[in-house]
């Protein structure tokens, strides 16, 4: 320098003018003054809760799934284990297929009670080039029958542990060395698991097929839900003769729920960390068709050009100040979006000193 990996930050500030939502105060009832007013994701609504009502309680249906820890809880976070990918920084995945059932197209002998198409080997029968002492229970080879094989070929996404050596008629964990798995034992670790020893024990894949094991799990969402309540119309009752009164239910509308909370900031302590504990301090939108905006100036920041300066640095002018997006009951997460924004650490390659 280029290309990568991991993590984090910012999302402008001040003032003036005009305008809007909420609150408080003063009012001469016209209005005036002061305070306050979006986000890191307010988003997607994908998980987990609080809260409210309904129902009544069990695991049908569903969800989760390596281990330990954190948390109110989690499909979250932290730390570790095993496997996989990458030259590397680093990233991704995670119960059980050796309980049972099912499925595995096409091809192939066979897709799991193994099997045998080509091939290899043995025996018998027949033919028999050839050899020869002319004869032989000789014999390459071929065909058939019966058997042994799974080395090799072939099929397939996948072929019965893999590779080397021995062994054998040919072969085979048949034997052996190493590797992979499984079972048993010992040691280390809270544990996942790791290391060592022994045993030829060798059993295909699929659980986002059924299933098994363990744990969790009732449903609906603030349009939850509660309170007040018209005009008019309907209903019931009453008084007196065409009106009035009373009662109850509902609608419009209004209020509560509504923002002090698993809360923020700082410091101290514990912990590898996630996080926890303690102290001090702060109050930080609450609208309802929905306010949170616009313009100008200055500052900060970024970029470009020029000047002074050995570099650092100072200064002048011009331009930009952008993106994603906007609360709607409230929290904890995850995911997604985001400006040729900014910063830190790390890796690989190349170049220079």
């Nucleotide at each position: 320098a280029u290309g990568a990996g991991a993590g984090g930050a910012u999302g402008g500030g001040u003032g003036a003018u005009c305008g809007c939502g909420g609150g408080a105060g003063a009012u001469a009832c016209c209005u005036c003054u002061c305070c306050u007013g979006a986000g890191g994701a307010a988003a997607g609504u994908c998980c987990g809760g609080g809260c409210a009502c309904c129902a009544a309680u069990u695991a049908a249906c569903g969800a989760u799934a390596c281990u330990g820890g954190g948390u109110a809880a989690c499909u979250c976070c932290c730390a570790g284990a095993g496997g996989g990918g990458g030259u590397g920084a680093c990233c991704c995945c995670u119960g059980g297929a050796a309980a049972g059932u099912g499925c595995c197209a096409c091809a192939g002998a066979a897709a799991c009670c193994a099997c045998a198409c080509c091939g290899c080997c043995u025996a018998c029968u027949g033919a028999g080039a050839c050899c020869u002492a002319c004869u032989g229970a000789g014999a390459a080879u071929c065909a058939g029958u019966a058997g042994g094989u799974a080395a090799g070929g072939g099929u397939g996404a996948a072929a019965a542990g893999g590779u080397g050596g021995g062994g054998u008629a040919a072969g085979a964990g048949c034997c052996u060395a190493c590797c992979a798995g499984c079972a048993g034992g010992a040691a280390a670790g809270u544990g996942a698991u790791u290391u060592c020893c022994u045993g030829g024990c060798u059993g295909g894949g699929u659980a986002a097929a059924c299933c098994c094991u363990a744990u969790c799990a009732g449903g609906u969402g603030c349009a939850a839900g509660g309170c007040c309540a018209a005009a008019u119309a309907g209903g019931a009752g009453g008084u007196u003769a065409a009106a009035c009164c009373u009662c109850g239910g509902g609608u419009a509308g209004g209020c509560c729920g509504c923002u002090u909370g698993a809360g923020g900031u700082u410091c101290a302590g514990g912990g590898u960390a996630a996080c926890c504990u303690g102290a001090a301090u702060c109050c930080c939108a609450g609208a309802u068709a929905a306010a949170u905006g616009a313009u100008c100036a200055c500052c900060a920041c970024c970029g470009g050009a020029g000047g002074a300066u050995a570099u650092u640095u100072c200064u002048u002018c011009c331009g930009g100040c952008a993106a994603c997006a906007g609360a709607a009951c409230c929290c904890g997460g995850c995911u997604u979006a985001c400006a040729c924004u900014c910063c830190u650490c790390u890796c690989a390659u190349c170049c220079c000193c």
Record summary:
Predicted 3D model of a 353-nucleotide RNA (Bacterial RNase P class A) from a Candidatus Aerophobota bacterium. The organism belongs to Candidatus Aerophobota, within Bacteria. Model confidence (mean pLDDT): 76 of 100. It was read from a public genome assembly, where an Rfam model found it.